[in-house]
RNA sequence: GGCUGGAUAGCUCAGUUUGUAGAGCACCAGAACCGCAAUCCGGAGGUCGCAGGUUCAAACCCUGCUUCAGUCA
Numbered sequence: 001g002g003c004u005g006g007a008u009a010g011c012u013c014a015g016u017u018u019g020u021a022g023a024g025c026a027c028c029a030g031a032a033c034c035g036c037a038a039u040c041c042g043g044a045g046g047u048c049g050c051a052g053g054u055u056c057a058a059a060c061c062c063u064g065c066u067u068c069a070g071u072c073a
Stems, first nucleotide, its partner, number of pairs: 001072007010025004019056001027043002030040002049065005
């Protein structure tokens, strides 16, 4: 340098064919318990890597860039 795959909540990851951004763990508060853990209930937490384009509408399609992993030379 070429090719392939990834980047979404603090962490690990889903997200179909553009049409309300989600789960588990962690965090906060509550219930229960003599108390802690476990359990149960609720809550908060997101410029969807960056910039542009297409579209009524983009995490999703297109282009460029950044970065990580693999692979070829």

This is a predicted structure of a 73-nucleotide RNA (transfer RNA) from Patiria miniata. Its Rfam family is "tRNA". It is annotated as a transfer RNA. Model confidence (mean pLDDT): 81 of 100.